[in-house]
RNA sequence: GAGUAGGGGCGACGCGUUAAGUACUAGGGGAUGGGAGGUUGCCCCUAGGCGAAGGGCUUAUGUCCGCGGUGUCGUCUCGCAGCCGC
Numbered sequence: 001g002a003g004u005a006g007g008g009g010c011g012a013c014g015c016g017u018u019a020a021g022u023a024c025u026a027g028g029g030g031a032u033g034g035g036a037g038g039u040u041g042c043c044c045c046u047a048g049g050c051g052a053a054g055g056g057c058u059u060a061u062g063u064c065c066g067c068g069g070u071g072u073c074g075u076c077u078c079g080c081a082g083c084c085g086c
Base pairs, nucleotide, nucleotide: 001086006078007077008076009075010074011073012072013071014070015068016067017066024048025047026046027045028044029043030042034084035083038080054065055064056063057062
């Protein structure tokens, strides 16, 4: 010096808006640079509390524009404290 789990920006395709998801708290579990190991970072489960932006066209189906600290993928960028190795 390279390299992780992941974070952020952008894009695409979706989901919800008849409220899931996200976020938060508690408990349990799991994975995590090449190796072992590891959490205050990440993921899953259970429980709990809190909580939202809808509107146009349409008879409706549906569609369009929004909204959500929304899901996945792609891309750019940031990116393991200690030990061993490269």

This is a predicted structure of an 86-nucleotide RNA (THF (Tetrahydrofolate) riboswitch aptamer) from a bovine gut metagenome. The RNAcentral record of the sequence draws on MGnify.